Predicted 3D model of RNase P RNA and transfer RNA as a complex of 456 nucleotides. Rfam match: Bacterial RNase P class A. Rfam's curators write: Ribonuclease P (RNase P) is a ubiquitous endoribonuclease, found in archaea, bacteria and eukarya as well as chloroplasts and mitochondria. Model confidence (mean pLDDT): 80 of 100.
RNA sequence: AGAGUGAGCCAGGCGGUCGCGUGUCGGCCGGCCACGGCCGGCGGGCAUGAGGAAAGUCCGAACUCUACAGAGCACGGUGCUGGAUAACGUCCAGGCGGGGCGACCCGACGGACAGUGCAACAGAGAGCAGACCGCCGCCCAUCAGGGCGGUAAGGGUGAAAGGGUGGUGUAAGAGACCACCGGCGGCGCAGGCGACUGGGCCGGCCCGGCAAACCCCACCGAGAGCAAGACCAAACAGGAGCGCGGCGCCAGGUUCUGGCGUACAGGGGUCGCUCGCCCCGGUCUCCGGGUAGGUCGCUGGAGGCGGCGAGCAAUCGCCGUCCCAGAGAGAUGACCGCCACCCUACGGGGAACAGAAUUCGGCUUAUCGGCUCGCUCCGCAA
RNA sequence: CGGGGCGUGGCGCAGUCCGGUAGCGUGCUUGAAUGGGGUUCAAGAGGUCGACGGUUCGAAUCCGUCCGCCCCGA
Numbered sequence: 001a002g003a004g005u006g007a008g009c010c011a012g013g014c015g016g017u018c019g020c021g022u023g024u025c026g027g028c029c030g031g032c033c034a035c036g037g038c039c040g041g042c043g044g045g046c047a048u049g050a051g052g053a054a055a056g057u058c059c060g061a062a063c064u065c066u067a068c069a070g071a072g073c074a075c076g077g078u079g080c081u082g083g084a085u086a087a088c089g090u091c092c093a094g095g096c097g098g099g100g101c102g103a104c105c106c107g108a109c110g111g112a113c114a115g116u117g118c119a120a121c122a123g124a125g126a127g128c129a130g131a132c133c134g135c136c137g138c139c140c141a142u143c144a145g146g147g148c149g150g151u152a153a154g155g156g157u158g159a160a161a162g163g164g165u166g167g168u169g170u171a172a173g174a175g176a177c178c179a180c181c182g183g184c185g186g187c188g189c190a191g192g193c194g195a196c197u198g199g200g201c202c203g204g205c206c207c208g209g210c211a212a213a214c215c216c217c218a219c220c221g222a223g224a225g226c227a228a229g230a231c232c233a234a235a236c237a238g239g240a241g242c243g244c245g246g247c248g249c250c251a252g253g254u255u256c257u258g259g260c261g262u263a264c265a266g267g268g269g270u271c272g273c274u275c276g277c278c279c280c281g282g283u284c285u286c287c288g289g290g291u292a293g294g295u296c297g298c299u300g301g302a303g304g305c306g307g308c309g310a311g312c313a314a315u316c317g318c319c320g321u322c323c324c325a326g327a328g329a330g331a332u333g334a335c336c337g338c339c340a341c342c343c344u345a346c347g348g349g350g351a352a353c354a355g356a357a358u359u360c361g362g363c364u365u366a367u368c369g370g371c372u373c374g375c376u377c378c379g380c381a382a
Numbered sequence: 383c384g385g386g387g388c389g390u391g392g393c394g395c396a397g398u399c400c401g402g403u404a405g406c407g408u409g410c411u412u413g414a415a416u417g418g419g420g421u422u423c424a425a426g427a428g429g430u431c432g433a434c435g436g437u438u439c440g441a442a443u444c445c446g447u448c449c450g451c452c453c454c455g456a
Base pairs, nucleotide, nucleotide: 002377003376004375005374006373007372008371009370010369012339013338014337015336016335017334018333020049021048022047023046024045025044027042028041029040030039031038032037051353055364056363058362059361060360061359062358063225064224065223066222075221076220077219078218079217080094081093082092083091084090095109096107097106098105099104110216111215115214116213117210118209132155133154134151135150136149137148138147139146140145163181164180165179166178167177168176182206184203185202186201187200189198190197191196229296230295231294232293238287239286240285241284243283244282246262247261248260249259250258251257252256266280267279268278269277270276303322304321305320306319307318308317309316310315341350342349343348383455384454385453386452387451388450389449392408393407394406395405402439410426411425412424413423414422415421432448433447434446435445436444
């Protein structure tokens, strides 16, 4: 210098002029008042105002309501070991397997002698294996070849054909036998908390694959979700009371009073009557559910920053300090100047993904460009 | 904001649970029967099963992550 790898971070900066949301403190005006204040409007000061993903809603929790004696079944999820955590499918460290020259990266990584299953097509044979070509022996045959038997070394099919290499052996062969290696099972030793690793001895010549198939084992799990839910509460309708009014009856009595009943009787208009039609059929108080509407939930929290300490780390403890959006499903912006970055034909142009909505911890996905630190490979120079 | 379902020829749907050949109706093309059309019969074309990745010998199907559409909840 080039190529690469891991961890962490930023998400333009400063200034000016307007504008918006929220909180808070004054001022002015108006209204109400039980004189303590309350409500509304206008105009100011101060503070503060999107993210690393606010996204997808894929996991885990807090919180709220519903259900529930306890336990079990069913169903769903997770799955090497040890830690971290409120919890997790997350994170850290380690083991094992795989990839890379390496730094490093990836892994749904329990169990296939508990049981039931699956393996299409091809191929002779695919789950108690098997013999197409070949090789060998015997028989038939003039040859070509055919029949019977042995064999599994070689060829062929397939994703997969039942240990590998070498030798002995044989008609040809074969764990038939032997040596070494691999793998399986059992016993025991050493190291490690453990996953696991390294030796030793014995055994029979020995296959296996799929559990992101059913299943077995271990552990976890009630259901719904802030449009959860809680409180206040109009209007209309409903229920209750005869307090007022109306109607009916009775009594006193003379145009008033009293009692009882009735939540409807009835009243008015249509030129007089009947039918039909239309309008009215009140007011007050109380009640329940709870609609419209309003308030709460609503942001001080598994919180941020700094320091010290424990730990390899994830993380945890202590101390100090700070308050940092919370809605109307709706504010968080616009313009200008300078500087910084990229491209340029020197005129200029570009600058990502995206935007809170109950709140946290993760994962995944999208993302212009840039910074810091550690490490690896290769080349050159000293 | 929260919850649920679906995606397969041009169109409407099976197949997905329990993996191995992708099928049905209609539409399309060609031919025949008819004087012609409809109808009928015969033959045929047309699919990266929404996209990507994983498990498996093998994926429309099993698993994960995205994309699109539809429905429901005051």